[in-house]
Context: one part of a larger RNA
RNA sequence: GGCGCAGGGUGGAUGCCUUGGCAUCAGCAGCCGAUGACGGGCGUGGCAAGACUGCGAUAAGCUCCGGGGUGCUGUCUAGCAAGCAAUCCGGAGAUGCCCUAAUGGGAUAACCCGCCUGGGUAAAACCCAGGCACCCGCGCAAGCGGGAGGCAACCGGGGGAACUGAAACAUCUUAGUACCUCGAGGAAGAGACAUCACCGAGAUUCCCUGAGUAGUGGCGAGCGAAAAGGGAACAGCCUAAACUCGGGCGACUCAGUGGACGUGGGUCCUAUGUCGUCCGGGUGUUGUAAGACGCAAGGGCAGGUCCCAUGGCCUGUAACGAAGUGACAAACCGCUUUCGUAGCCGAAGGUCCCUGGAAAGGGCCACCGUAGCGGGUGAAAGUCCUGUAGGCGAAACGGGAGCGGCUUCGCUUGCGUUCUUAAGUACCACGGGGCACGAGGAACCCUGUGGGAAUCCGGGGUGACCACACUCCAAGGCUAAAUACUGCUGAUGACCGAUAGUGAACCAGUACCGUGAGGGAAAGGUGAAAAGCACCCCGAGAGGGGAGUGAAAUAGAAUCUGAAACCCUGUGCCU
Numbered sequence: 001g002g003c004g005c006a007g008g009g010u011g012g013a014u015g016c017c018u019u020g021g022c023a024u025c026a027g028c029a030g031c032c033g034a035u036g037a038c039g040g041g042c043g044u045g046g047c048a049a050g051a052c053u054g055c056g057a058u059a060a061g062c063u064c065c066g067g068g069g070u071g072c073u074g075u076c077u078a079g080c081a082a083g084c085a086a087u088c089c090g091g092a093g094a095u096g097c098c099c100u101a102a103u104g105g106g107a108u109a110a111c112c113c114g115c116c117u118g119g120g121u122a123a124a125a126c127c128c129a130g131g132c133a134c135c136c137g138c139g140c141a142a143g144c145g146g147g148a149g150g151c152a153a154c155c156g157g158g159g160g161a162a163c164u165g166a167a168a169c170a171u172c173u174u175a176g177u178a179c180c181u182c183g184a185g186g187a188a189g190a191g192a193c194a195u196c197a198c199c200g201a202g203a204u205u206c207c208c209u210g211a212g213u214a215g216u217g218g219c220g221a222g223c224g225a226a227a228a229g230g231g232a233a234c235a236g237c238c239u240a241a242a243c244u245c246g247g248g249c250g251a252c253u254c255a256g257u258g259g260a261c262g263u264g265g266g267u268c269c270u271a272u273g274u275c276g277u278c279c280g281g282g283u284g285u286u287g288u289a290a291g292a293c294g295c296a297a298g299g300g301c302a303g304g305u306c307c308c309a310u311g312g313c314c315u316g317u318a319a320c321g322a323a324g325u326g327a328c329a330a331a332c333c334g335c336u337u338u339c340g341u342a343g344c345c346g347a348a349g350g351u352c353c354c355u356g357g358a359a360a361g362g363g364c365c366a367c368c369g370u371a372g373c374g375g376g377u378g379a380a381a382g383u384c385c386u387g388u389a390g391g392c393g394a395a396a397c398g399g400g401a402g403c404g405g406c407u408u409c410g411c412u413u414g415c416g417u418u419c420u421u422a423a424g425u426a427c428c429a430c431g432g433g434g435c436a437c438g439a440g441g442a443a444c445c446c447u448g449u450g451g452g453a454a455u456c457c458g459g460g461g462u463g464a465c466c467a468c469a470c471u472c473c474a475a476g477g478c479u480a481a482a483u484a485c486u487g488c489u490g491a492u493g494a495c496c497g498a499u500a501g502u503g504a505a506c507c508a509g510u511a512c513c514g515u516g517a518g519g520g521a522a523a524g525g526u527g528a529a530a531a532g533c534a535c536c537c538c539g540a541g542a543g544g545g546g547a548g549u550g551a552a553a554u555a556g557a558a559u560c561u562g563a564a565a566c567c568c569u570g571u572g573c574c575u
């Protein structure tokens, strides 16, 4: 020196564990903010230096109401002192410094400087409290109401890439994705057919299927429907116009034209008439066309309509009927009930024997069970603790449902040479975009430029276009649910178990890096219980040897187990 054996050191793999994650399902909830948010700064404890949590000069808290019932004065963090029927949990309220939309003015955030009113003062200085930004709407004004800012994902609109794929690359793809931006809600958007179909169906949305089909495509790479069918959930409505009533403004006129509801008679009017325009009420809302208007036919009472008669019309009312606050009109009250935000009750085993440090293990004999889910307890507990099955519970605040009050509404049919039914719209041309559809035979939808209809004997569609047939009414608007996402609560897992699972099991978006945008870690485990080694010895200490605790100290805090690389000690053999 090598090989082997034995014993150590180092190191932190592995095993076991879990306070933390991940995912799915169900129920509930879904915005906060000038009444000052989100996010911060600075403070705040009897002994309190630092940090977390809580709170705000009333500062780990104050008041009231309810729950609960013996300990408590949060955590790292022990101890002392002083206290409390409280600590604690839930509901409601009070206080709530400074910055921040930040809003009296300014500013290098958490700072500086003002004006007005009130109070303290004899008065001032000074201090305290309140007010003083801008924009929009309404209003003569005083003023009142609203806005701004934040927000993880989900949603709608406006803009909008490239790497990449095509085995290169340009059309194409990636992709209307990422990203930027505006806006909104608890969902958003869509939505009551100018739709599909050829039997007929009958708003929208979501899922399955149709189907990787029909198509589209340098017919390359790729892209990629719809109808029909099966489910989830279901809900339909309101305007504009014609006609009419009222009001504002403007214009016209001696014709009693015309009007005052029609007819006959009377009476009145120069605006009480006629026309135009604007505002408001009624009516009305569709495609087997509908509505207006006119004519004709069918019910109570009261009142009005210049007077009388007659016929109409209008208003009110009763009874009856219908509907309703979640779109279709809208506000509130009462009663009942239910749920949430604290909680409560809740059966039944042994001082037996064995092993052991410890019994929940083994043995023996019992019991409960609408409860033998789970967790904990010195190993493995239905009957020890917490719970579980089952049952009960709210002074206060909030949500839902039902009933009643209440509110609103109540003409049908037939006929028609009349009127209305959304215009710079439909449509056309050119240029683009969207439709699964790349200009293609390219319909359909949107529109930048130009042109530019019809009015029910009307108009759109059925994938160029024409005819026939069928079907539907554009150019105004509203609309719950089924769907997406997140939080909370509960449950579950052929999900992870500390190089895994969130970046983060631990004081993590921290330390640290970067001018900044931004990037971004490592780090869990003594023991059942600290019983965390009194005392003695060596040593300056660190550390160690005894003693003691403990089942165990090769469990001694650099702490469970303790692999390998690597480093030693002893010894056998070989050299």
Stems, first nucleotide, its partner, number of pairs: 001574009015560001016525002020496002022493009031150002039099003042056003046080002050076003062093006071084003104113003114132007134147005154185001155183005165172001169218001195201002205232004215223002236478003239422001243282010255270001258269003261311006287456001289421004293416006300317006320410005332405010343392003349365002352363003366383002368372001374386003427451008437463001458473005512519002532559001535546004

This is a predicted structure of a 575-nucleotide part of an RNA (large-subunit ribosomal RNA, domain I) from a Chloroflexota bacterium. Rfam family: Bacterial large subunit ribosomal RNA. Rfam links the family to the GO terms ribosome and structural constituent of ribosome. The prediction has a mean pLDDT of 81. The source organism's lineage runs through Bacteria, Bacillati and Chloroflexota.